[in-house]
RNA sequence: AGAGUUUGAUCCUGGCUCAGGAUGAACGCUAGCGGCAGGCCUAAUACAUGCAAGUCGAGGGGUAAGGCUCACUUCGGUGAGUACACGACCGGCGCACGGGUGCGUAACGCGUAUGCAGCCUACCUCUAACAGGGAGAUAGCCCCGAGAAAUCGGGAUUAAUAUCCCAUAACAAUCGUUAUCCGCAUGGAUAAUGGUUUAAAGCUCCGGCGGUUAGAGAUGGGCAUGCGUGACAUUAGCUAGUUGGUGAGGUAACGGCUCACCAAGGCUGCGAUGUCUAGGGGUUCUGAGAGGAUGAUCCCCCACACUGGUACUGAGACACGGACCAGACUCCUACGGGAGGCAGCAGUAAGGAAUAUUGCGCAAUGGACGAAAGUCUGACGCAGCCAUGCCGCGUGCAGGAAGACGGCCUUAUGGGUUGUAAACUGCUUUUAUUUGGGAAUAAACCCUCCGAUGCGUUGGAGGUUGAAGGUACCAAAUGAAUAAGCACCGGCUAACUCCGUGCCAGCAGCCGCGGUAAUACGGAGGGUGCAAGCGUUAUCCGGAUUUAUUGGGUUUAAAGGGUGCGCAGGCGGACUGGUAAGUCAGUGGUGAAAUCCCCUCGCUCAACGAGGGAACUGCCAUUGAUACUGUCAGUCUUGAAUAUGGUUGAAGUGGGCGGAAUGUAGCAUGUAGCGGUGAAAUGCAUAGAUAUGCUACAGAACACCGAUCGCGAAGGCAGCUCACUAAGCCAUUAUUGACGCUCAGGCACGAAAGCGUGGGGAGCGAACAGGAUUAGAUACCCUGGUAGUCCACGCCGUAAACGAUGAUAACUCGUUGUUGGCGAUACACAGUCAGUGACUAAGCGAAAGCGAUAAGUUAUCCACCUGGGGAGUACGGCCGCAAGGUUGAAACUCAAAGGAAUUGACGGGGGCCCGCACAAGCGGUGGAGCAUGUGGUUUAAUUCGAUGAUACGCGAAGAACCUUACCUAGCCUUGACAUAUAUUAGAACUCAGUAGAGAUACAGAGGUGCCUUCGGGAGCUUUUAUACAGGUGCUGCACGGCUGUCGUCAGCUCGUGUCGUGAGAUGUUGGGUUAAGUCCCGCAACGAGCGCAACCCUCGUCACUAGUUACUAACGGUUCGGCCGAGGACUCUAGUGAGACUGCCUUCGUAAGGAGGAGGAAGGUGAGGACGACGUCAAGUCAUCAUGGCCCUUACGGCUAGGGCAACACACGUGCUACAAUGGCCAGGACAGUGAGACGCGAUACCGCGAGGUGGAGCAAAUCUAUAAACCUGGUCUCAGUUCGGAUUGUAGUCUGCAACUCGACUACAUGAAGCUGGAAUCACUAGUAAUCGUAGAUCAGCUAUGCUACGGUGAAUACGUUCCCGGGUCUUGUACACACCGCCCGU
Repeated sequence: AGAGUUUGAUCCUGGCUCAGGAUGAACGCUAGCGGCAGGCCUAAUACAUGCAAGUCGAGGGGUAAGGCUCACUUCGGUGAGUACACGACCGGCGCACGGGUGCGUAACGCGUAUGCAGCCUACCUCUAACAGGGAGAUAGCCCCGAGAAAUCGGGAUUAAUAUCCCAUAACAAUCGUUAUCCGCAUGGAUAAUGGUUUAAAGCUCCGGCGGUUAGAGAUGGGCAUGCGUGACAUUAGCUAGUUGGUGAGGUAACGGCUCACCAAGGCUGCGAUGUCUAGGGGUUCUGAGAGGAUGAUCCCCCACACUGGUACUGAGACACGGACCAGACUCCUACGGGAGGCAGCAGUAAGGAAUAUUGCGCAAUGGACGAAAGUCUGACGCAGCCAUGCCGCGUGCAGGAAGACGGCCUUAUGGGUUGUAAACUGCUUUUAUUUGGGAAUAAACCCUCCGAUGCGUUGGAGGUUGAAGGUACCAAAUGAAUAAGCACCGGCUAACUCCGUGCCAGCAGCCGCGGUAAUACGGAGGGUGCAAGCGUUAUCCGGAUUUAUUGGGUUUAAAGGGUGCGCAGGCGGACUGGUAAGUCAGUGGUGAAAUCCCCUCGCUCAACGAGGGAACUGCCAUUGAUACUGUCAGUCUUGAAUAUGGUUGAAGUGGGCGGAAUGUAGCAUGUAGCGGUGAAAUGCAUAGAUAUGCUACAGAACACCGAUCGCGAAGGCAGCUCACUAAGCCAUUAUUGACGCUCAGGCACGAAAGCGUGGGGAGCGAACAGGAUUAGAUACCCUGGUAGUCCACGCCGUAAACGAUGAUAACUCGUUGUUGGCGAUACACAGUCAGUGACUAAGCGAAAGCGAUAAGUUAUCCACCUGGGGAGUACGGCCGCAAGGUUGAAACUCAAAGGAAUUGACGGGGGCCCGCACAAGCGGUGGAGCAUGUGGUUUAAUUCGAUGAUACGCGAAGAACCUUACCUAGCCUUGACAUAUAUUAGAACUCAGUAGAGAUACAGAGGUGCCUUCGGGAGCUUUUAUACAGGUGCUGCACGGCUGUCGUCAGCUCGUGUCGUGAGAUGUUGGGUUAAGUCCCGCAACGAGCGCAACCCUCGUCACUAGUUACUAACGGUUCGGCCGAGGACUCUAGUGAGACUGCCUUCGUAAGGAGGAGGAAGGUGAGGACGACGUCAAGUCAUCAUGGCCCUUACGGCUAGGGCAACACACGUGCUACAAUGGCCAGGACAGUGAGACGCGAUACCGCGAGGUGGAGCAAAUCUAUAAACCUGGUCUCAGUUCGGAUUGUAGUCUGCAACUCGACUACAUGAAGCUGGAAUCACUAGUAAUCGUAGAUCAGCUAUGCUACGGUGAAUACGUUCCCGGGUCUUGUACACACCGCCCGU
């Protein structure tokens, strides 16, 4: 000294929380010792029991008990005496101290400083004087009586230091007189003098102790006053002995303290009165301080003593352990009556989270009484209990690496850590245990002796006295021996891993952890912190500058009153003089002690204690200073105001006048609609509307001018004109002489709406009605329409009453408009004053922004704020006719709420642009049948995955068995498969029988290999055992790899620089251009990277090279087929090159580039492909593969047979075939390209209607194998469920294959279903494309292929255009979104 927490990130505002210190504490876990302190904070609740205040016989009468002596004795005792002792009684002193508690009290209660000329003070000290004589009682004792008791009554007798009377007496009190002096006043002091009144007690050892009066001192108290000392204004008025006076009473004393009379005062916004809370202070805790909180222990003061009241006694009380009365409670009782008061010390019950022994002693200190001995003393001194706190000590020290065992972690043959830690060796002995010794605190009183002394008295020596305590302390012996825990380890905050758990259990001070890999839960290992303690809880201060005096704010975060006037209050121009209140300085008094601080000292240290000092920041008094403020006096003109002359304006109030428009009425013209809307309808209209013309009336508002203008304090103010009123500004400088500024409370004004009374009412128009819209529509739109809007008077008193910015004054760079005035001849003008706008420097600000009209720099005054919600709500008060306004909380709840700015995303915001996105076209899907995939359902199983676009003819380029992962049944357990070690048997291997559905089981035959040092070895098969195998089991949300999609969209970033407090921005934006962040220009940017493009492949033209299996122009041959010779021209094949670059021309443009043209096979990217930036979707895949973790291990592994993946009411996707004449059928005829082929393709030929069979030429392929179809020609059908369509079904077959039942394809014959172009809706495609036609291939024994992937044949239409739908890019704007609009969020 700060930190965490609002956001995707940032800066700010702002609250919440944490780290520190403290405690009379409590709770949890733990605990060796000592010292010093502390210990009912709650029920001022109730109390059993014991003790806490007595003492004096040297005051008295006396003798209940005890001792001693004597006498008697029935040995039980009885009697007498006794300056031994003493119960009860009379009397004296004490009991008003000490001890407890904090109920009450907001007060002269307390603190501090003063005063008493208005007072008292027992015991103590000093001074002076005195103490003579007498009297009557009464306790007790004795007797009688009442009562249960407490206690009481009666009679007789008696004493005193008890009581009374007389005497003496004043410097005492009181009443007078005189004189002197003093004081701020009432008044006081002294001296002299004259009246009146009042005293006393004895005891004695003869030393003395006591008594009375008066004065003085000391001590203790009483009273009064200044200042200080809580909360609430949702408490604003209080007061009748109240305020004062006169008189009297009362008191120690002043005083309404009390009373009688008189007056009507007294207190209060500087907070009276009321309510709530509370003992005050020294102090204590915290804090840098200022402050805040506190009032246990110790000290001072106060108050109280069961509750309330009252007095008595006394020097002192309205009395804790006294009295009386009343009350509540408890106890005793013979029911008639009585007794009691722990907030003394112990202790009990109760309450409570919680607070101790019914201890020892008067040895010390202190107190009461006493002459003293002494007695009493729960004050006090000690001990006991409690880690409650503070302080100190210890639980060992040194060496010791095989870095042991064990634990934990791990990448696991190993390593790390626990850890020099342990073991082991040496040493020490505080503490502990045992034994022994053993204090200080004690000096007095008193006694004895000696001495001084006239007495009183006093000095010295000796003796006596210890609760704590056989304690502290000291010594010896023994032996590491007797002694460590608690909390924490995600961040804040020092300290990390494993296991368990699986939004469960739990944690949590705040943020937040936990949903299968949790450093945050629980355990363990390890670590960190503190330590006889450690944590938690509670409370206080701090951090919090988060109430801001030191030291904050108010445009938008909470916060400027709606505006003005203005009393109190606060503040206030220049000069001179006085004063000295504030201010400053010196001095004196006080500020108790303890505490805090410093120094020194004492307990071994420390805590603790002692001595000394400083301090106590305060208050009072006094002396001085006089700059500033105040105050008094005087002067001044610049602040302010007034006067004179101009001028300005929608400033206000009241009257008069005007035209346009609207509505209504009348008349006229005129005929079928008008009106209204997005579209309509309600409505008006043939009873004549709307429209048009003329006339009349009514109310309200004032077009153009008009503005970015003007005026006003604000609200607000607009036709013209008159009257009255107010204000600003300018000029002149004349007058007054600080007359000023601000303003709580107060007063006035105050839009709209609303309220009251009376008018008025054209238009508009809440409510209301109807029509629409809508899922609904109590709305938006339409047709009507009441209050109201208007006027007068009276209320209301609020608005986003806003510049969200209080008023006044001063100062501080510039530029440019505009209004009014002045200067001036002036339409020049750098002038000037007052307004009103824009931009801007400095400065300020969190930023946005403000910036002479400040949100800058200062001064004065006022108002307001202190997290969000609850709430401007409730209650109360005030105001109001009401509506309501104003003032204005709390409980509870959250960790945020908020401001400004940034980047994205989003918008039924805007600009620009693109895409088969729409539009323009062509063909489909959606309807039918079938195929296929999916959902659902079913099932023993219908294995699993994929699920908007981006799943659904997808994984699967092919499920009859196998595949196969699923189900049922039967079997195996080191295993179907891998490696290693040990072990058994055997070459390996080949042939083949029986049972069984098969796996499998059993039983046979053949075969004996290779190397060798003859021991054995290598390889293979096999048995057993152990490590292990195995898993299509789970997690694609732990991962790698691969893939889809946005999207072949044009974007995504970086370095340096610059700007910004920062997130970030700039670059990448802008102007053009492009398919493109493509390029050009500009620019605080300059460059660069990943993407785009190009480089790669195919197609299109040409050239060169090469010429078989391809080709054939020329020549020759021919069986007439490039078949053969031959050719290398052509086609083609497949390698290398050329070619296209806006290069050329015209034109537009600064350029980039665009438009047109030429040439060219091809023209502006020539066409197609491969190629996919940063990233998004926790997208898909653990079932291709790989892989972390988890799970199974005679099973979730493995083998086998059969079944299933093919089910079928239904729904969806993708396809095929159709519905026909641009067609079907029949016959004839023509033209491809890619690709495949030996377990293969299979020609010619023959058989079969056919699928196919027999057979086999040729071909490992430019050589052989395969009818291309649409198309063309001819014929037929003639619009029909057909010669369309082919589903379905029957029969008979063919082929593949161990095997076609579940469950194959094909063929023939027969059968001949739905379907006649398809609702809402929806998909693809821009050229060799769509459409249409066939061909081939992969997988494959065969095939459910109509799928997929390739290939060629024929071959269109359309695009005006970018308003709209969808998607995307870019700039900008709004945002309360950031999981980002599938967001957020409101009401019920």
About this RNA: RNAcentral holds the sequence, with entries from ENA and SILVA. Small-subunit ribosomal RNA from an uncultured bacterium, 1388 nucleotides, folded computationally. Its mean pLDDT, the model's own confidence on a scale to 100, is 85. Rfam family: Bacterial small subunit ribosomal RNA.